[in-house]
RNA sequence: GCCUGGGUAGCUUAGCGGUAAAGCGCGUCCUUGGUAAGGACGAGACCGCGGGUUCAAUUCCCGCCUCAGGCU
Numbered sequence: 001g002c003c004u005g006g007g008u009a010g011c012u013u014a015g016c017g018g019u020a021a022a023g024c025g026c027g028u029c030c031u032u033g034g035u036a037a038g039g040a041c042g043a044g045a046c047c048g049c050g051g052g053u054u055c056a057a058u059u060c061c062c063g064c065c066u067c068a069g070g071c072u
Base pairs, nucleotide, nucleotide: 001071002070003069004068005067006066007065010024011023012022013021018055026042027041028040029039030038048064049063050062051061052060
């Protein structure tokens, strides 16, 4: 330098056009003599950055940044 894949909540991931889901973690409550386990409810991400297409973009296209792998 070129190619491929990834970047979404504190962490790990899903979602592939119609204003985002789950597990763990976190908070409150219930249960217990008290922990752990279990149960109910709740908070938390404008989706790496900037443009384009579209009525509408996390999703499609372009550039850049960054991570992983490969080629020379």
Predicted 3D model of a 72-nucleotide RNA (transfer RNA) from Halorientalis sp. IM1011. RNAcentral records the identical sequence in 5 taxa. RNAcentral holds the sequence, with entries from ENA and Rfam. The source organism's lineage runs through Archaea, Methanobacteriati, Halobacteriales, Haloarculaceae and Halorientalis.